[in-house]
The prediction has a mean pLDDT of 82. The RNA shown here (SAM riboswitch aptamer (S box leader)) has 120 nucleotides and comes from a Gammaproteobacteria bacterium. Of the family's consensus pairs, 97% are formed in the model. Taxonomically the source falls in Gammaproteobacteria (Bacteria, Pseudomonadati, Pseudomonadota). It was read from a public genome assembly, where an Rfam model found it. Rfam family: SAM riboswitch aptamer (S box leader). About the family: The SAM riboswitch is found upstream of a number of genes which code for proteins involved in methionine or cysteine biosynthesis in Gram-positive bacteria. Its family is annotated with regulation of gene expression in the Gene Ontology.
RNA sequence: CGCUCAUCGAGACCGGCUGAGGGAAAGGCCCUUAGACGCCGGGGCAACCAUCGCGCCGCCUGAAUCAGGCGAUUCGAACUGGUGCCAACUCCUGCGGCCCCUUAGGCUGACAGAUGAGCG
Numbered sequence: 001c002g003c004u005c006a007u008c009g010a011g012a013c014c015g016g017c018u019g020a021g022g023g024a025a026a027g028g029c030c031c032u033u034a035g036a037c038g039c040c041g042g043g044g045c046a047a048c049c050a051u052c053g054c055g056c057c058g059c060c061u062g063a064a065u066c067a068g069g070c071g072a073u074u075c076g077a078a079c080u081g082g083u084g085c086c087a088a089c090u091c092c093u094g095c096g097g098c099c100c101c102u103u104a105g106g107c108u109g110a111c112a113g114a115u116g117a118g119c120g
Base pairs, nucleotide, nucleotide: 001120002119003118004117005116006115007114008113013042014041015040016039017038021031022030023029026093027092028091043086044085045084048082049081050080051077052076053075055073057071058070059069060068061067062066090112095109096108097107098106099105
């Protein structure tokens, strides 16, 4: 960097350094010198992967409805590890469809993006 799959209306902030931008991009609308973005330290959220527990299922071993092992899976836990995250629904919209008397508004699918897991 590319491909596949899953999720994206919930949740979680303090201190130090720095000093003008930031919210992917365009438009909008916001945040920001009462200090943004970033970096560092600490704290937290969450449960994607690993891990652990109960149950169900399958296979194997043993004579065994029992025991042990392995695999798969629902639910749960969060001590530890790998990531991630801690303004606003992914801040909103942009392309298509539907609802609606409507400039407006609502619902929904896609595109794009983010994160994780797997693969190349």